[in-house]
RNA sequence: UCACGGAGAGUUUGAUCAUGGCUCAGGACGAACGCUGGCGGCGUGCCUAAAACAUGCAAGUCGAACGAGGCCUUUGGCCUAGUGGCGAACGGCGGAGUAAUACAUAAGCAACCUGCCCCGAAGACCGGGAUAGCCCCUUGAAAGAGGGAUUAAUACCGGAUGUUGUCCGAGGAGGGCAUCCUUUUUGGACUAAAACGCGCAAGCGGCUUUGGGAGGGGCUUGUGGCCUAUCACCUUGUUGGUGGGGUAACGGCUCACCAAGGGUUCGACGGGUAGCUGGUCUGAGAGGACGAUCAGCCCGACUGGGACUGAGACACGGCCCAGACUCCUACGGGAGGCAGCAGUUAGGAAUCUUGCGCAAUGGAGGAAACUCUGACGCAGCGACGCCGCGUGCAGGACGAAGUAUUUCGGUAUGUAAACUGCUUUUGCCAGGAAAGAAAUCUGACGGUACCUGGCGAAUAAGCCCCGGCUAACUACGUGCCAGCAGCCGCGGUAAGACGUAGGGGGCGAGCGUUGUCCGGAUUUACUGGGCGUAAAGAGCGCGUAGGCGGCCUGUUAAGUCAGGAGUGAAAUCUCCAGGGCUCAACCCGGAAACUGCUCUUGAUACUAACAGGCUGGAGUGGCGAAGAGGUGAUUGGAAUUCCCGGUGUAGCGGUGACAUGCAUUGAUAUCGGGAGGAACACCAACGGCGAAGGCAGGUCACUAGUCGCCAACUGACGCUGAGGCGCGAAAGCGUGGGUAGCAAACAGAAUUAGAUACUCUGGUAGUCCACGCCCUAAACGAUGGAUACUAGUCGUCGGGGGUAUCGACCCCCUCGGUGACGUCGCAAACGCACUAAGUAUCCCGCCUGGGGAGUACGGCCGCAAGGUUGAAACUCAAAUGAAUUGACGGGACCCCGCACAAGCGGUGGAGCAUGUGGAUUAAUUCGAUACUAACCGAAGAACCUUACCCAGACUUGACAUCGAUGGUAAGCCGUAGAAAUGCGGCCCCCUACCCACAAGGUAGGCCGGAAGACACCUGUUGCAUGGCUGUCGUCAGCUCGUGCCGUGAGGUGUUUGGUUAAGUCCAGCAACGAGCGCAACCCUCAUUUCGUGUUACCAGCGGAUAAAGCCGGGGACUCACGAAAAACUGCUCCGGUAACGGAGAGGAAGGUGAGGAUGACGUCAAGUCGGCAUGGCGGUUACGUCUGGGGCUUCACACAUGCUACAAUGGGCGCAACAAAGGGCAGCAAUACCGCGAGGUGGAGCUAAUCCCAAAAAUACGCCCUCAGUUCAGAUUGCAGUCUGCAAUUCGACUGCAUGAAGGCGGAAUCGCUAGUAACCGCAGGUCAGCUAUACUGCGGUGAAUACGUUCCCGGGGUUUGUACACACUGCCCGUCAAGUCACCUGAAUUGUCUGCACCCGAAGUCCGUGGCUCAACCGUAAGGAGAGAGCGGCCGAAGGUGUGGGGGGUAAGGGGGACUAAGUCGUAACAAGGUAGCCGUACCGGAAGGUGUGGCUGGAUCACCUCCUUU
Repeated sequence: UCACGGAGAGUUUGAUCAUGGCUCAGGACGAACGCUGGCGGCGUGCCUAAAACAUGCAAGUCGAACGAGGCCUUUGGCCUAGUGGCGAACGGCGGAGUAAUACAUAAGCAACCUGCCCCGAAGACCGGGAUAGCCCCUUGAAAGAGGGAUUAAUACCGGAUGUUGUCCGAGGAGGGCAUCCUUUUUGGACUAAAACGCGCAAGCGGCUUUGGGAGGGGCUUGUGGCCUAUCACCUUGUUGGUGGGGUAACGGCUCACCAAGGGUUCGACGGGUAGCUGGUCUGAGAGGACGAUCAGCCCGACUGGGACUGAGACACGGCCCAGACUCCUACGGGAGGCAGCAGUUAGGAAUCUUGCGCAAUGGAGGAAACUCUGACGCAGCGACGCCGCGUGCAGGACGAAGUAUUUCGGUAUGUAAACUGCUUUUGCCAGGAAAGAAAUCUGACGGUACCUGGCGAAUAAGCCCCGGCUAACUACGUGCCAGCAGCCGCGGUAAGACGUAGGGGGCGAGCGUUGUCCGGAUUUACUGGGCGUAAAGAGCGCGUAGGCGGCCUGUUAAGUCAGGAGUGAAAUCUCCAGGGCUCAACCCGGAAACUGCUCUUGAUACUAACAGGCUGGAGUGGCGAAGAGGUGAUUGGAAUUCCCGGUGUAGCGGUGACAUGCAUUGAUAUCGGGAGGAACACCAACGGCGAAGGCAGGUCACUAGUCGCCAACUGACGCUGAGGCGCGAAAGCGUGGGUAGCAAACAGAAUUAGAUACUCUGGUAGUCCACGCCCUAAACGAUGGAUACUAGUCGUCGGGGGUAUCGACCCCCUCGGUGACGUCGCAAACGCACUAAGUAUCCCGCCUGGGGAGUACGGCCGCAAGGUUGAAACUCAAAUGAAUUGACGGGACCCCGCACAAGCGGUGGAGCAUGUGGAUUAAUUCGAUACUAACCGAAGAACCUUACCCAGACUUGACAUCGAUGGUAAGCCGUAGAAAUGCGGCCCCCUACCCACAAGGUAGGCCGGAAGACACCUGUUGCAUGGCUGUCGUCAGCUCGUGCCGUGAGGUGUUUGGUUAAGUCCAGCAACGAGCGCAACCCUCAUUUCGUGUUACCAGCGGAUAAAGCCGGGGACUCACGAAAAACUGCUCCGGUAACGGAGAGGAAGGUGAGGAUGACGUCAAGUCGGCAUGGCGGUUACGUCUGGGGCUUCACACAUGCUACAAUGGGCGCAACAAAGGGCAGCAAUACCGCGAGGUGGAGCUAAUCCCAAAAAUACGCCCUCAGUUCAGAUUGCAGUCUGCAAUUCGACUGCAUGAAGGCGGAAUCGCUAGUAACCGCAGGUCAGCUAUACUGCGGUGAAUACGUUCCCGGGGUUUGUACACACUGCCCGUCAAGUCACCUGAAUUGUCUGCACCCGAAGUCCGUGGCUCAACCGUAAGGAGAGAGCGGCCGAAGGUGUGGGGGGUAAGGGGGACUAAGUCGUAACAAGGUAGCCGUACCGGAAGGUGUGGCUGGAUCACCUCCUUU
C1' cells in the first nucleotide's frame, strides 16, 4: 500500500455420540391479502386470456415537381381532391413461437448490398406518346366498379454522349489464405440524366454515372449457456460430386444426373420446457435462482399461406388467398383486426387517466416558415418500492384520578397526564416568484418548486409479538371444548402457548400474513462428503472404448507460465476529502472493474506429441514343488432299504406321555445268500486348491492355474475397465433315464381353546445321471481392483538358503499363502491395524431422510416361475448406527430369606362373632380395594357420637373479632310444643380508681345488640400441598469430593479372590478418601458386686398368737431402686498371608447372648383435604346451625379374619396348689348379711411395693361318663330376672330354668412357626354409663417336633449375557378381516388435442410454357414487327378431406394394492434361547400373521470340547 472476508439454533434418546432429514433466525420482490394511514421527492404499476374489443387519437408531409378546382384584401395570397416525390421497413407494443435460420463472445467474407448524409470525379444533348384528376354516361343498397372525351409534370418512353463503371481479350508490377486478390497499361462491346423547381440576381435545392467514407444490413465459422436414455439409433435433398437455375452474395438454396454416403454414447434422433444477453437477487467465495422496468439482439402482429412495391419488408395501424370470429346489408354483396396511447368486457389474489403539451429531446416531410408525432415531456391514480420529514420541546409528585394486580402493606402504568413556559417543521391564510430557452420567438409542467409575513400544539400512530428457538409476564375466562401452531408442541379446573385485559418487547406510516428465490444446507461436497455395522462395493472373472501410466536423452511448443496488442456497447456494481437537487433516495462526471475471447512475442520444469535408448514393471524360458483345481472313464468297502432262505416267538416301533403304523399269512431280533441306488467314516486340521460359486473313497487319461530357484530372452508389451462376453450354490423348468435313504405337498395319529404348526407314522414331486434353460442368495470379510510405503511377537502350509548332523529333527534367514495378538495411525463407537477400515496414487461401481417400493408403467431377457432397468402421487418428523444406565428374559452363575424341603398346629367343610362386596332402603353417612383393603380409620354407633334420611325450626348465625348503642351477675318458676323454641312471671347484687357519702365518671369483666365486615361447611380436589403412614425391607444397599479412563452418556472407586448376618472385614487393584445406611452407642431380660432399706424381706436374737414378719428389731437373703462389673474371638489348639473359620477351656452368658426401639437413596401421582394444617374452587334464609325420630344393626348370596367345636391327651363334679403385669377417688371396694345366680344391702381400707380388683387357668389328686350326635358340642328359641342408663322396641350385656341345631377333623387350594419359639392355658389393661371384646395391646403358666439339603415354587442381593423394552414384559409388536378418508395403478369403452406417413382436392402467388386473343410510346407510310399483358396449361403450394399409425390428456362400471385414522374382530409371527434361534434365496401349502422342504449366513442364546493367542 492492497485486501474488508465465512456465527448458528430447535427437533429422534431415560441419557449419549454419530448418521440423517425436517424446521427457524437473514436478504430480496413488477407482488397479493388483513389492520392502519400525515406530507414530500425519485422510481414503478395485466406476471393470468398472444382472450375479445365500443369510442377517440397514435404517419404524414411537400403548391419551391404537376395540371386543375375553390376562396380572398388580386403585379398577389390562402385552401384542396388527384398525378408525382420522400416517408410509412424508423419510432411504439408484446414474448406466442424458437433448444437453434436465435443469443453471447471472438473471428472471417479473396462470396456481398446499402436510400437519405459527408468528401471527390464527370455530366444533364435531341425528341415522343400517354394518363389520373375535372366533365359526360352506365351500374350498385353500400363498398365501389365500368365506359367515353380531354390534360400536365422532377410520372413514363426513344435516341445521342460515356469521365467512370461492367464484361471480354492481351501485357506489366505487387501480394496472399486453397479457390485467388490488388494495382497499372491497352483494344473492343454495353450502359445515364429532370433543356427541372424557387429566386430580379448571386445562388440555393434537386437529377444522372461513378470512386471513397460513415453508419446500417446480409452470410459463414470456433467456443459457450436447460431437463430427459423409461427417447439408441437417426437421415433420401439425406452426405458428396458434375452441370444448369436462382440470389446482393457463398451454399442442396433449387433442379437433373452420378456416387452411397452423412450424423451419433464427447448423447444423434425424439419428448418436455424456454425468447437470448448486458444484467437482477442471493452468497465469504465458488456457485445457485431469475431475465419486470432501462439497454443490445431476435421473433411476432386475429390464425395459416403468399408475393408486390421498394435502397431496405415477405411489411402491427399495406395488398392477395384460405380459416375462425364480429359488424353492416335492399340478402345480391361488403367491412374489420388496440401484443400503439387512453379506455371497456372477460379471466384473475392482482396491476392506473377515454388528462395536458409539442415548451424541451428526438423523428418524418419541406428551401423554409411550418405541419405531424399517445415517441417524448409533464400532470393524475395506487404506501407498490426506496429515501427524507413530521405527529412537538423543556419543566412538572416519594407519585393525582382511573385502570390492572396484590402477600391488602403495597406495586405498576408514571414525568406519563393535569399544570407552567417555549417552538412552528408540517398545515391553513396572504404576498412575491423562478431556472429549465445554448439562439430572435416559444413554458404543457405552473402561479408549481422556492422565498417572505401571519395563525395556532394546533391537522397527524399504528401494526405485530411476549412457552423454547426469540427481545418481551401477570390476571381473569375457557376446561382435549372453543381454539393456537414455522418446528418442537399447547388446551382434559390453578394455561406466562387458546380468548380478553393490564403491563412489556419490536418495528414505525407502516406492521403482519401468504407466495417465490438465494442463504443458512459441507443436505450433490470444484472449493467441500461418503460406501465393514448408519443410505451406499456390482456374485465373480475375461476384456473393448475411455481414463491413468517406469527410467534416460533429444526435438516440437498443444496444454502451462510471462510480456504486449485488440476487444469485452452504454447503463448497472465498486470507489472518489468529485459535482447538482436544503440532506438522502435520485441524477451528472471521473476512475477502476468487467476475473472472458482473439492475436502476437517469448520460456520449456511438468503433462502431451515425435524420435532414440534402458531394465527395475510385465511377460517368455530353464530346473524343481505342493494341492478335495476342472473334465471323462473305471473300480472298492462299510451302512440303510428291499427280496429269498434258516433259527426263533409275541410283540415291535414310537413319544414328554400316547396313538396312527408293522406283526401269529410269523414281525422285531439273529444268521446266510442276493438286488439296487446314493453318499464316501477314520485320515481331517480356523489344513490345501480355485476368480467366485465351489471342490473329499481309490486308479487312469486329458487339462488349467499357482509357488520357489536361476537370470538366458522381449523391452513398458502395464493398471483399471462404461457397454460387451463368459462362469455362477440351492430351489425351480423342459426332454429322457434312475430312485436305496431322505423328503415340500398330501394323508393319518397326537398336542391344543383352535393347531392348516412344532412331535410321531406313512408319503409324492424333488434330491441322482445326460442334455438344454433359469441367473438369483446373509452369492458375506456385509470390506471393488492394482501399486508403493508404514513397529513387532507367536502359530501353521508350500518352496529356497545357512548352520548342524551319518541322516532326519532342532535353530537362523528369506519368498509366497493362511491365522491370533498388538504399536503408530484411523474410526461415531464397536473395532481395523503389512491379508488395513493406516499413509498416498490410478481406474471402475454405488449412496443422498423413513414409508410408498425394488412396487407401478414402459423397455430388454425367460417355456414358465420370474429376472434386470426402475419412478411418482401421497404420507411421517422422524427412520437409523454404535455405545451407556436401567428394567426384563419360559438366559447363565453365585448368595440369602419359615422361600422350598423336614416338622408342629391351623384356614378352606359346621354354627356363631366381626369386617367387606353385592342386593335392598327415605337413609342403610364416608373413606380403605393384589401382595401393601376387608376385628382396617372405629382404644368400643341405643340418644349423643353422626358426617346419612324424614319432619320441625333459625339466618351476622351453635362459635371468634370489630361494632353505633343499651344494660350490669348467675339464675329460678309457669305455660304451649315431640323438642328446638316462643310467651309470661320472679330476681335485680360484679371489680378497681376518682370521690367523705351519694350522684356521676373512667377502665376492666359480663349480658344484649341495628347495619355491615364476616362466621360456618365431615362440600370438592390426596392428580395443587404440608405433616404422618404403608410397601419393597432391617433387604445391604445408595451416593459424594478429588484423581484417573472415555468425544460423550458414563465408568472407576462399589469390580476381583476370600470372609461375613451385613458394601462386615481382609488381600489385591488407578484409585485415595468421605457421607447416608450395617454394626455399636439406647431400653428390657439373664450373672455378680456396691449403696439404700419402706409399704418389700426374715437368717440370726427377743416377744406374742389358734395361725400368720403379727410386733421389737435386723440389713444377711429375696425383692425394689440406683451405681458399677462382666464378653473382647480376650485365652489354648488346628487351618489360613490376613480377615476369619473349626474345636476347646473358663464362664451366668460365646462368637450380633435373647427381645425391643431404630427403616439409607428412593419406588408405587400408594393412603389420608373425614385426625390436624393448608392453596384453589364451590355453598351462604343453606351444602351452615338447632331439635325430635329413624338409619349406620336390613339379607336369596359371595369373600376375609376370628371364636367355639366335632370329643376320652376328653367332659362333669369335688378337693388342693403355683404367676406375672396392670388398674383404682364421679374410683377400686374387703369382712359381713340377702339372693340358686346375675346381683343387692352395707361400707372397713386404699390417692396404693401398705388397701382393693383378685378367683389365676391349664395342672395334680379322687369319683362318674365308655365311643354314642353322647353327661360331646353348644347354635336357636321360650319363660323369668339382674345391672347400666333420661331412655334397652328397632338395638345392650349378664343371670336362672327350659329348648338342644349344624357339626364325627373338613375338596381344590392355602396360612403361621426354628426355642422358652410353635401349641395349649388363663390374667390384666385401654376405650367405656353400659356393651356387641371371640377384637386389640400387654402379662405370665405348661412347653415340643424338625431342618438331609438348595433341584424346584415365591421374594430379594450381586456378577454376566441378549434386547426392536425406557409408561421399562401388565413392555413392544405383525398380518388378514370390518369402517372411514385420501392419492395412485389397471380398466371394456368414450371424448377432445398434438403429431408422423400415404393418398385426394388444390386458393392466392412466384417461376416455366403458350396456339389463339388484347395492347399508347420503339421500327415501319401501312400491313406488320420487336416487346408486353390478360387468359390457359404445368411444377410447387396453405387450409380442407380420407385412411392408417404414434404421443400425451379428460371421463369411467369394475379390479388392485398403498397411506392415514385414542380405545372394532381373529390370532401371536418378531424383539429374551420370544418359548420351534432368527434371517436370505427359492418351491409348495395355509383365514391371517405364517408353516414346511432345500441350500446358505451369524447380524444366534446356553453348555461342553478342540485349536490358537494373551499373561505367569